[in-house]
Context: one part of a larger RNA
Molecule: small-subunit ribosomal RNA, 5' domain
Organism: uncultured delta proteobacterium
């Protein structure tokens, strides 16, 4: 001297751009944060409001409406959004390898879409239960399930042949077992037929992913010996995939002072902060990558999870119970309690990018845009500007003459940046339509110096002096030291200076 996700202390006028639980991976009231598709099926209300019959209770028909809300299917929920507990490890950076792998949705390119079944949920009827929910009978639907035909091409097993390898790889090639689903629009009164969507196979591509391995990056030898699925080896098995991944049996092996093990602390990187760099600290914001999702453990669904707002088992914990039993996961948004020196609205919208789902209108979307709060941090701007000596008054001071705040003030003449009134008024929006932000940015015009300065320090370091109180006291202090009766070092000065400035200082922390 430079920085900060900073805090305390005084103090504060605006604007633009960012940042804001660094502690308690505590515990969470409430409200939202994940749905969409009627062009996959089946069914299908009420309120209202019109008619109409009436025994005046009420019944029927139409609209409402094939709409709400519910169920069967499809997609998506594995994205995007939180933390940073755990990890010293192929997590994670940076090259490689995959002939040992998968890939919805998208794209190109080939082939194909014959023909048949039985259920089931909604629904109606019982029954249990305080509920959560269960459960029996019965009725129906499909792009839900299931057979059965074809099979150009893929898989499987066998067989021959090319070719390259470390090697079960890769091309051709003959013999046996796998697939399809329909729907919606127009020409139309059905029907065919055509267009277009979906669907089934199979090759390629595309993107995302999972495995391997070289090398780098924390501390502790006051941690020295560690290790039995450990090490390799046959062989089966599981997995998309190579492999002690798992299992049988063999052998006895593997790792270590080039630090094994153990312990301790940590998410990793682009980065950022500091530096002349070498270096050193750091890992919030933004972006990639892992890891977690009340604590352990477990599969299932799927293309993809062992899965934040899904399922089971345990456990803690909070709530409801009619005591027999249920229910719950903010480390998404906002909030709320505690902790803590600290860190914000239970707001507006889906206009904008972006993202699910639908053919499409369009519906969701606390992603994301915007607002509110904070000088918390960087930049801009302002708080006037010229002239003005009776150097007013008045404070401090004094050798009593004066010195000095000081052109400062007053006063004269002016400007109008912000703030303020008043009228206009946007881009962001793409071919139509469609703006939260937002009557904002910005433009014009009004009047008017008015509404807008502070902090810290003045003994040397280190810029800046005197005059009172105190008297080794009450104090200062960053290091020297200062204070014991004239203290430029303590307290005051509505006296001077000096430095920063809407901020100034102190404390942390790193270079």
């Nucleotide at each position: 001297g430079a920085a900060c996700g900073a805090a305390c202390g005084c103090u504060g006028g605006c604007g633009g751009c960012g940042u804001g639980c660094c502690u308690a991976a505590c515990a969470c009231a409430u409200g939202c944060a994940a749905g969409u598709c009627g062009a996959a099926c089946g069914a299908g209300a009420a309120a209202g409001u019109u008619c109409c019959c009436u025994u005046c209770g009420g019944g029927g028909g139409g609209c409402g409406a094939g709409u709400a809300a519910a169920g069967u299917g499809g997609c998506g929920c594995a994205a995007g959004g939180g933390u940073g507990a755990g990890u010293a490890a192929c997590a994670c950076g940076u090259g490689a390898a995959u002939a040992a792998u998968c890939u919805g949705c998208c794209c190109u390119c080939a082939a194909a879409c014959c023909u048949g079944g039985g259920a089931u949920a909604a629904c109606c009827u019982g029954g249990c239960g305080a509920a959560a929910g269960c459960u029996a009978g019965g009725c129906u639907a499909a792009u839900a399930c299931c057979g059965g035909a074809u099979a150009a091409g893929a898989c499987c097993a066998c067989g021959u042949c090319u070719u390259a390898u470390u090697a079960a790889g890769a091309g051709a090639u003959g013999c046996g077992g796998u697939a399809a689903a329909a729907g919606g629009a127009g020409u139309c009164u059905c029907a065919a037929a055509c267009u277009u969507c979906u669907u089934u196979u199979g090759a390629g591509g595309a993107u995302g992913a999972g495995u391997u391995c070289g090398c780098g990056g924390a501390c502790c030898a006051u941690u020295a010996g560690c290790u039995u699925g450990u090490u390799g080896g046959u062989g089966a098995g599981a997995u998309a995939a190579a492999a002690g991944c798992u299992c049988a049996c063999c052998a006895a092996g593997g790792c270590g002072a080039c630090g094994a093990u153990g312990g301790u602390u940590a998410g990793c990187c682009g980065g950022c902060c500091u530096g002349a760099g070498a270096g050193g600290g750091u890992g919030a914001a933004c972006g990639g990558u892992c890891a977690c999702a009340c604590u352990g453990g477990a599969a299932c669904u799927g293309a993809g999870a062992c899965a934040c707002g899904g399922u089971c088992c345990a456990g803690a914990c909070u709530c409801c119970u009619a005591c027999g039993g249920g229910a719950g996961g903010c480390a998404g948004c906002a909030g709320u309690g505690g902790g803590g020196a600290a860190u914000a609205u239970u707001g507006c919208g889906c206009a904008a990018u972006g993202g699910g789902c639908g053919a499409a209108a369009g519906c969701c979307u606390g992603a994301c845009g915007c607002u509110g709060c904070a000088a918390c941090g960087c930049c801009g701007c302002g708080u006037g500007a010229g002239c003005g000596a009776u150097g007013a008054a008045g404070g401090c001071u004094u050798u009593a003459g004066g010195g000095u705040c000081g052109u400062a003030a007053a006063g004269c003449u002016c400007u109008g940046u912000c703030a303020a009134g008043u009228g206009g008024g946007a881009a962001g929006a793409a071919u139509u339509u469609u703006g939260a932000c937002g009557g904002u940015a910005c433009c014009a015009c009004u009047a008017g110096a008015g509404g807008a300065a502070g902090c810290c320090c003045c003994g040397g370091c280190u810029a800046a002096c005197u005059c009172c109180g105190u008297g080794c006291c009450a104090g200062c202090a960053g290091c020297c030291g200062c204070g014991g009766u004239a203290a430029u070092a303590c307290g005051g000065a509505g006296g001077g200076g000096g430095g920063c400035a809407a901020g100034c200082g102190u404390u942390g922390u790193u270079c």